Predicted 3D model of a 116-nucleotide RNA (SAM riboswitch aptamer (S box leader)) from a Spirochaetales bacterium. The coordinates come from a structure-prediction model, not an experiment, and the mean pLDDT is 79. Lineage of the source: Bacteria > Pseudomonadati > Spirochaetota > Spirochaetia > Spirochaetales.
RNA backbone atom coordinates (compact mmCIF):
# COMPACT_ATOMS: atom_id res chain seq x y z
C1' N A 1 0.00 0.00 0.00
C1' N A 2 -4.41 -3.00 -1.90
C1' N A 3 -7.82 -7.00 -0.38
C1' N A 4 -11.23 -8.81 4.34
C1' N A 5 -12.58 -8.51 9.27
C1' N A 6 -13.95 -5.11 13.19
C1' N A 7 -15.29 -0.29 15.69
C1' N A 8 -22.91 3.08 19.25
C1' N A 9 -20.26 -2.42 24.67
C1' N A 10 -16.05 -2.55 27.78
C1' N A 11 -11.16 -0.78 30.53
C1' N A 12 -7.19 3.66 36.52
C1' N A 13 -9.28 10.17 39.84
C1' N A 14 -2.77 5.28 40.08
C1' N A 15 3.16 6.32 40.42
C1' N A 16 7.49 8.64 37.78
C1' N A 17 9.34 11.83 33.71
C1' N A 18 8.13 15.53 30.87
C1' N A 19 6.04 20.03 29.28
C1' N A 20 1.54 23.30 25.69
C1' N A 21 -1.03 21.33 23.61
C1' N A 22 -4.60 17.49 22.24
C1' N A 23 -9.29 14.84 20.11
C1' N A 24 -6.39 11.87 12.26
C1' N A 25 -7.59 16.46 8.10
C1' N A 26 -11.45 20.83 7.43
C1' N A 27 -15.43 23.21 10.82
C1' N A 28 -17.83 22.44 15.26
C1' N A 29 -18.13 21.24 20.27
C1' N A 30 -15.15 18.95 24.20
C1' N A 31 -10.09 17.55 27.18
C1' N A 32 -5.78 20.15 29.27
C1' N A 33 -0.77 24.34 34.02
C1' N A 34 -6.60 20.75 39.55
C1' N A 35 -0.90 19.17 34.03
C1' N A 36 -3.45 16.97 28.93
C1' N A 37 -0.86 14.39 24.72
C1' N A 38 3.83 11.86 24.54
C1' N A 39 7.55 7.80 27.16
C1' N A 40 8.03 4.04 31.44
C1' N A 41 6.35 1.23 35.56
C1' N A 42 1.87 -1.04 37.73
C1' N A 43 -3.66 -1.92 36.64
C1' N A 44 -7.37 -3.54 33.61
C1' N A 45 -10.84 -4.38 28.93
C1' N A 46 -10.58 -7.85 25.29
C1' N A 47 -10.95 -6.40 18.71
C1' N A 48 -7.91 -9.73 15.56
C1' N A 49 -4.05 -13.83 16.42
C1' N A 50 -2.78 -17.58 19.61
C1' N A 51 -3.31 -21.30 23.78
C1' N A 52 -7.45 -24.54 25.68
C1' N A 53 -12.97 -26.15 26.29
C1' N A 54 -17.00 -26.77 23.10
C1' N A 55 -17.51 -28.38 18.17
C1' N A 56 -23.82 -25.45 16.23
C1' N A 57 -23.86 -20.60 18.89
C1' N A 58 -20.57 -19.93 22.41
C1' N A 59 -16.74 -19.78 26.30
C1' N A 60 -11.96 -19.29 29.27
C1' N A 61 -6.89 -17.40 29.39
C1' N A 62 -4.65 -12.44 28.28
C1' N A 63 1.24 -14.98 25.73
C1' N A 64 1.63 -11.03 20.37
C1' N A 65 -0.58 -6.55 18.65
C1' N A 66 -4.03 -3.11 20.12
C1' N A 67 -7.48 -0.31 23.19
C1' N A 68 -8.34 1.92 28.12
C1' N A 69 -12.80 10.99 28.12
C1' N A 70 -17.61 12.01 25.02
C1' N A 71 -21.30 6.55 19.74
C1' N A 72 -15.09 5.77 15.54
C1' N A 73 -17.16 13.34 20.10
C1' N A 74 -20.66 15.44 16.06
C1' N A 75 -20.84 17.23 10.62
C1' N A 76 -18.31 17.06 6.10
C1' N A 77 -17.76 15.16 -0.58
C1' N A 78 -20.99 11.32 -2.94
C1' N A 79 -26.32 8.07 -2.61
C1' N A 80 -31.23 6.03 -1.61
C1' N A 81 -35.60 6.11 2.04
C1' N A 82 -38.82 8.17 5.76
C1' N A 83 -40.89 12.26 8.25
C1' N A 84 -41.87 17.90 8.27
C1' N A 85 -41.67 22.89 5.48
C1' N A 86 -41.78 25.92 1.12
C1' N A 87 -42.97 26.66 -4.09
C1' N A 88 -45.99 24.91 -8.46
C1' N A 89 -50.19 22.55 -8.98
C1' N A 90 -54.90 23.59 -6.69
C1' N A 91 -59.26 18.47 -3.88
C1' N A 92 -54.87 15.86 -4.98
C1' N A 93 -50.86 13.70 -7.45
C1' N A 94 -46.30 15.08 -10.06
C1' N A 95 -41.68 17.68 -9.37
C1' N A 96 -38.48 20.59 -6.51
C1' N A 97 -35.82 22.97 -2.82
C1' N A 98 -34.76 23.39 2.64
C1' N A 99 -27.59 25.80 7.98
C1' N A 100 -34.37 20.48 8.94
C1' N A 101 -34.69 15.30 11.36
C1' N A 102 -34.43 10.21 11.38
C1' N A 103 -33.00 5.76 9.16
C1' N A 104 -29.87 2.96 5.75
C1' N A 105 -25.06 2.91 2.13
C1' N A 106 -20.63 4.32 0.64
C1' N A 107 -16.36 7.50 1.70
C1' N A 108 -12.65 9.09 5.03
C1' N A 109 -9.80 7.16 9.53
C1' N A 110 -8.09 3.79 13.15
C1' N A 111 -6.60 -1.16 14.49
C1' N A 112 -5.90 -6.60 13.53
C1' N A 113 -4.47 -11.14 10.44
C1' N A 114 -3.70 -13.91 6.29
C1' N A 115 -2.03 -13.07 0.84
C1' N A 116 -0.25 -9.90 -3.68
RNA sequence: UACCAUCAAGAGAGGCGUUAGGGAACGGCCCGUUGAACGCCCGGCAACCUGCCACCCGGCAAGGUGCCAAAGCCGUCUCGGUUAGUGCGGUAACCACUGAACCGGAGCGAUGUGUG